[in-house]
Context: one part of a larger RNA
RNA sequence: GAACGAACGCUGGCGGUAGGCCUAAUACAUGCAAGUCGAGCGCGCCCUUCUGUGUGAGCGGCGGACGGGUGAGUAACGGGUGGGAAUAUGCCCUUCUCUAAGGAAUAGCCUCUGGAAACGGAGAGUAAUACCUUAUACGCCCUUUGGGGGAAAGAUUUAUCGAAAAGGGAUUAUCCCGCGUUAUAUUAGGACUUUGGUAGGGUAAUGGCCUACCAAGCCUACGAUCGAUAGCUGGUUUGAGAGGAUGAUCACUCUCGCUGGGACUGAAACACGGCCCAGACUCCUACGGGAGGCAGCCGUCCGGAAUCUUAGACAAUGGGGGAAACCCUGAUCUAUCCAUGCCGCGUGUGUGAUGAAUGCCCUAAGGCUCGUAUGGCACUUUCGCCAGAUAUGAUAAUGACACUCUCUGGUCAAGAAACCCCGGCUAACUCCGUGCCAGCAGCCCCGGUGAUACGCACGGGGAUAGCGCUGUUC
Numbered sequence: 001g002a003a004c005g006a007a008c009g010c011u012g013g014c015g016g017u018a019g020g021c022c023u024a025a026u027a028c029a030u031g032c033a034a035g036u037c038g039a040g041c042g043c044g045c046c047c048u049u050c051u052g053u054g055u056g057a058g059c060g061g062c063g064g065a066c067g068g069g070u071g072a073g074u075a076a077c078g079g080g081u082g083g084g085a086a087u088a089u090g091c092c093c094u095u096c097u098c099u100a101a102g103g104a105a106u107a108g109c110c111u112c113u114g115g116a117a118a119c120g121g122a123g124a125g126u127a128a129u130a131c132c133u134u135a136u137a138c139g140c141c142c143u144u145u146g147g148g149g150g151a152a153a154g155a156u157u158u159a160u161c162g163a164a165a166a167g168g169g170a171u172u173a174u175c176c177c178g179c180g181u182u183a184u185a186u187u188a189g190g191a192c193u194u195u196g197g198u199a200g201g202g203u204a205a206u207g208g209c210c211u212a213c214c215a216a217g218c219c220u221a222c223g224a225u226c227g228a229u230a231g232c233u234g235g236u237u238u239g240a241g242a243g244g245a246u247g248a249u250c251a252c253u254c255u256c257g258c259u260g261g262g263a264c265u266g267a268a269a270c271a272c273g274g275c276c277c278a279g280a281c282u283c284c285u286a287c288g289g290g291a292g293g294c295a296g297c298c299g300u301c302c303g304g305a306a307u308c309u310u311a312g313a314c315a316a317u318g319g320g321g322g323a324a325a326c327c328c329u330g331a332u333c334u335a336u337c338c339a340u341g342c343c344g345c346g347u348g349u350g351u352g353a354u355g356a357a358u359g360c361c362c363u364a365a366g367g368c369u370c371g372u373a374u375g376g377c378a379c380u381u382u383c384g385c386c387a388g389a390u391a392u393g394a395u396a397a398u399g400a401c402a403c404u405c406u407c408u409g410g411u412c413a414a415g416a417a418a419c420c421c422c423g424g425c426u427a428a429c430u431c432c433g434u435g436c437c438a439g440c441a442g443c444c445c446c447g448g449u450g451a452u453a454c455g456c457a458c459g460g461g462g463a464u465a466g467c468g469c470u471g472u473u474c
Base pairs, nucleotide, nucleotide: 001474002473003472004471006470008468009467010466013345014344015343016342017341018340019338020337021303027300028299031297032296035062036061037060040059041058043056044055045054047052069256071254078181080179081178082177083176084175085174087173088172092169093168094167095166097164099162100134101133102132103131110123111122112121113120114119140149141148142147154161155160182228189219190218194216195215196214197213198212199211200210201209231253233251234250235246236245237244238243258279259278260277261276262275281292282291283290284289309335311334312333313332317331318329319328320327321326348379349378350377351376359369361367362366383415384411385410386409387408388407389406393401419462420461421460422459423444424443425442430457432455433454439446
C1' cells in the first nucleotide's frame, strides 16, 4: 500500500447493489417448510332442479432419495484431472409385440371390547389400476440344446390417459485405474483376511466384499504405520511475476442429520421433517406406559468482540401431484433491519472589500490572519418533502413487490459534516498550561520552567458520509 463475512470509538443526509452466527455439529417453546390425484376404488355426510356437486376418513397410485441446511467426520479414489467397464436406470423419447380367463382377501363402515393416553383386540361384511392363480410368449432368462421358466389393468365426458414383455436412446448413478492433493521421525517398523491363487456365496456389477482350502506372500527412509490438523475444487486475496495466504457469498462435488447400530420399501435410501433397537437429554402420565429431534425458514436461551423479521406472495422462475381446472412449495421472488462492503449523489451556485465584529498572534497600538469567508444582492432546486400520471417485470387472463422505478407540477437555501492528524519517517505551527508530573507512543523517541512531540486554543493538512483504532493475510 492492498484486502476483509470483520469488530470497537466518534460521527451520520439519500439512493442503487451485494452481504449478514467465522464462536456451542450447545439446547430448543410456538408457527410454517411435502404433498397431490374422485378421469383407480368402495363407503359416510351436506346440498340438490333427482341428475349430480361438494366434503370426510380410508384402500390404492405417484412424489416425500429432489429442492433447502451444515462442515462434525474424512489425508481418502473424498475431491481435481485424464482414462476405463464387469453394471443398473422410475419419469422422458423411440421401435416392436401383447393387453385373455378367473379367484380369494382386506381397510374404511357396523357390533362388542382393552387402555389415563399413545394406540389397540375380536366378530360380521365390502371395492379396486391393491393381492393371487391360470392361459398365451416374436423377442427375453436358464440350459445337459432335449427342454424348462416368466407378464399385464383398467378408467372415461369417446378426445384420450394408462398397464405388460423386449430392443435402442437420453439422463442419472455405481465401480476400477494413472497423476498430483497439509505438516511431523521428539512416530520405524506395520499388517494376519493380512498378500495372492482355486472353488463357491453375495451384488445391478468387478473384487478377500464374504466363506472354505492352498501358498507365504504384502506395505515401508522415494517415509509405511501411529498420532496431529483439515471437507475438496472452480475460485478469492496479495504480488510485476514466480510465489504466498485462503476456501464467506455464487457454482460443482463429497459428507452428516441428537449419539451409535440395523434393515424395510423403492428405479434409486440404509432415507434431515420414514421405520426398528440401544443410549444421553427434554416432555406427558391415572406410574401400567407413552412422545420428541430447527446443521429447513423465522424466532428463543446460552456462548461471544460480533452477525437481521416469530414479515408478504406463489405475480415471475423452477419443483411435486393431476387429463385439466387447480392444489402444495420458508425452493424462489420480494419487503424489513444493519454505513457491513462497493458504486453514485447531495449538504448549494454566482456576485460581492465597509477587507465589519469576535477570536488568535505579534506589538513600537497600528497591523497580520481567519477571509470572498459572513452579512448584503442575484440565482438554482439535484436529493428531500407534498401532489399527480404512465410504463416494465405478463400477458388470452393473473403483480406479492407497490406510497416501486420513471416522468410531470409545486415547495423553501430551506432538512443534511463529522473524523483523524500537524517532531522526523509524513502533507500540515504558533500561543498558553504543565514541569521526568500529568501524559504521549507504529519506530526513533518526547516531558526534569522558553515542549512545533503531553493538555487546551487559534491556524493548518488529509481523506470524506465517513474517519480513526484493533485483528488477520500478502
Molecule: small-subunit ribosomal RNA, 5' domain
Organism: uncultured prokaryote